[in-house]
RNA sequence: UGGGUCGGCCAGGCGGUCGCGACAUUGUCGAGGAACGUCCGGGCUCCAAAGAGCAAAGUGGUGGGUAACGCCCACCCGGGGUAACCCGAGAGAUAGUGCAACAGAAAGUAAACCGCCCGCAAGGGUAAGGGUGAAACGGUGGUGUAAGAGACCACCAGCAGCGGAGGCAACUUCGUUGGCUAGGUAAACCUCACUUGGAGCAAGACCAAGCAGAAGACGAUUGAGGACUGCUCGUCCAAGUCUUCGGGUAGGUUGCUAGAGCGGCUAAGCAAUUAGUCGCCGAGAUAGAUGACCGUCCGCGUAAGCGACAGAACCCGGCGUAUCGGUCGACCCAUCAA
Numbered sequence: 001u002g003g004g005u006c007g008g009c010c011a012g013g014c015g016g017u018c019g020c021g022a023c024a025u026u027g028u029c030g031a032g033g034a035a036c037g038u039c040c041g042g043g044c045u046c047c048a049a050a051g052a053g054c055a056a057a058g059u060g061g062u063g064g065g066u067a068a069c070g071c072c073c074a075c076c077c078g079g080g081g082u083a084a085c086c087c088g089a090g091a092g093a094u095a096g097u098g099c100a101a102c103a104g105a106a107a108g109u110a111a112a113c114c115g116c117c118c119g120c121a122a123g124g125g126u127a128a129g130g131g132u133g134a135a136a137c138g139g140u141g142g143u144g145u146a147a148g149a150g151a152c153c154a155c156c157a158g159c160a161g162c163g164g165a166g167g168c169a170a171c172u173u174c175g176u177u178g179g180c181u182a183g184g185u186a187a188a189c190c191u192c193a194c195u196u197g198g199a200g201c202a203a204g205a206c207c208a209a210g211c212a213g214a215a216g217a218c219g220a221u222u223g224a225g226g227a228c229u230g231c232u233c234g235u236c237c238a239a240g241u242c243u244u245c246g247g248g249u250a251g252g253u254u255g256c257u258a259g260a261g262c263g264g265c266u267a268a269g270c271a272a273u274u275a276g277u278c279g280c281c282g283a284g285a286u287a288g289a290u291g292a293c294c295g296u297c298c299g300c301g302u303a304a305g306c307g308a309c310a311g312a313a314c315c316c317g318g319c320g321u322a323u324c325g326g327u328c329g330a331c332c333c334a335u336c337a338a
Base pairs, nucleotide, nucleotide: 001334002333003332004331005330006329007328008327009326010325012297013296014295015294016293017292018291020030021029022028023027032309036320037319039318040317041316042315043314044200045199046198047197051233052232053231054230056196057195058194059193060192061075062074063073064072065071076090077088078087079086080085091191092190096189097188098185099184113130114129115126116125117124118123138156139155140154141153142152143151157181158180159178160177161176162175163174164173165172166171204254205253206252207251213245214244215243216242217241218240225237226236227235228234261280262279263278264277265276266275267274268273298307299306300305
C1' cells in the first nucleotide's frame, strides 16, 4: 500500500417563529438500534393454599455466566478456509420399527452377471480382478491354493478389552491384547438425560352510575356446583348453583414508569460477567402528543439536489429480520521499504 476477518460508536446538530403532550409553577423533558417480528426467557397480576401419575411440548458435546433462556463466554470434537476466522438440529444405530428411486446378480443373516479354477458334459468351487451404484463383508505387500479368500503372516486403518500420563470435564496422547472388520439414515418414528401449572395489563384493584326480571333442571352435608388441571387420582371451597330468554352498564381513577436502570473509575476473571465506589434521572399518551417554516452547520454531489430502515402503548434480558452513510480499533495474508 492492497485484499480479507472480527468487534465498537453515531443515527443528523444548533438558533429563531408558530403549534402540541406530561410534570412543575415559568421552567424541565418528549420515539429506536432495531421501537419491527411476536420467536424464546422472565418480572408483575390473578386463578384460596399444597401434591402424585400419565399425556404433551422443549432442549441435547463439556465447563462457566445470568433472574432465566432455545441466550452469552471459554474450551473439546467434526467440517470449510493459506490464515485471521466461520459453520455444526454435536446423546443413542447391538431395544425395536421404517427408509434408500433407478441401475445392479445382490442393498443386510444380501449375492454370483462377466471373469478365474476343476470337469467330456451336466455341474461344482470362488469372491482376489471387471462391471452397476451415493453406498457392495477394511487397505498394501506376501504365504498358501486347482483357482482364490484374514484362510494365515507383516505393516497400517477402524473397533473392542485392559492399563499409563495430562485435563474439573468433553476429550487428547501412549502402551498392550484381540483377526473383531455385516454399513448409512434418528432435520424418520423411537429410546435416553434434563426442563416445563394455566391465563395474561383488554392481567388485576378501586370508585361512580344504572336496570327487570321470567321459565326449567339439579341440590342443601347421603355434597348440586366450582378450583387446582389437557386427563386420572387426590386435596380443598361450598348452600344455593347451572341452562335458556330478556333488561342495564361500556364512564372515571389506578396499574403506568426510580429500574434484574444508565454512565465513570478500581479490583477479580482468558472471557461472558461479578463486586465496590462516585455520579445521573432520559416520553407515559388513551379523540392516542413529539410537528411546520426559516437560517446555519454536518455527510454525499460539479451543480440541481439528496440525507436510509423506520415509530413507544406494563416493563426488562436475548435472538431473528430491515437499513443511507460516517467513524474507530484489533487481527490475518500478499507486496514494498527501513

Overview
This is a predicted structure of a 338-nucleotide RNA (Bacterial RNase P class A) from Aquiluna sp. The model forms 98% of the base pairs in the Rfam consensus. The sequence is in RNAcentral, with records from ENA. A source record names the gene rnpB. The prediction has a mean pLDDT of 79.